Model confidence (mean pLDDT): 84 of 100. A computed fold for a 72-nucleotide RNA from an Armatimonadota bacterium, annotated as transfer RNA. Rfam family: tRNA. NCBI's taxonomy places the organism under Bacteria, Bacillati, Armatimonadota.
[in-house]
């Protein structure tokens, strides 16, 4: 330098045109003599950045940035 894959909540990831979600974690309450477990609830997101297509883009296309892998 080129090919392919990935980038979504604090972490690990799912989702793949019209509601942004799960598990773990965090916070509050209940449960305990106390901790843990368990139960109920809550907070937390520019869906990597820019542009394009579209009535509408996290999703499709292009470029860039970052990571992984292969080739040279």
């Nucleotide at each position: 330098g080129g090919g392919c894959c990935c980038g979504u909540a604090g972490c690990u990831c799912a989702g793949g045109g019209g509601g942004a979600g799960a598990g773990c974690g965090u916070c509050u309450c209940c449960u305990u003599g106390g901790c843990a477990u368990g139960g109920a609830g809550a907070a937390g997101g520019u869906c990597g950045g820019g542009g394009g297509u579209u009535c509408a883009a996290u999703u499709c296309c292009c470029c860039c940035c970052g990571g992984g892998u292969c080739c040279a």